[in-house]
Predicted 3D model of a 74-nucleotide RNA (transfer RNA) from a soil metagenome. It matches the Rfam family "tRNA". By type it is a transfer RNA. Its mean pLDDT, the model's own confidence on a scale to 100, is 80.
RNA sequence: CCGCGGGUAGCUCAACAGUGCAGAGCGCCUCUCUUACACAGAGGAGGUUGGGGGUUCGAAUCCCUCGCCGCGGA
Repeated sequence: CCGCGGGUAGCUCAACAGUGCAGAGCGCCUCUCUUACACAGAGGAGGUUGGGGGUUCGAAUCCCUCGCCGCGGA
């Protein structure tokens, strides 16, 4: 330098372009329970979907570009 793949919540991952808001598990917070902790039950917070632009009535999803990680090639 070229090609391919990956980036979404603290972590691991979902999400045929559209059926209101981007979800799940684990973790975190509060309450109940307990002498207390754990378990269990109930409730809750947390995301500008890597940055920027474009296409579209509508973008996490498609296109361009920049940057990051991994693999392969030269």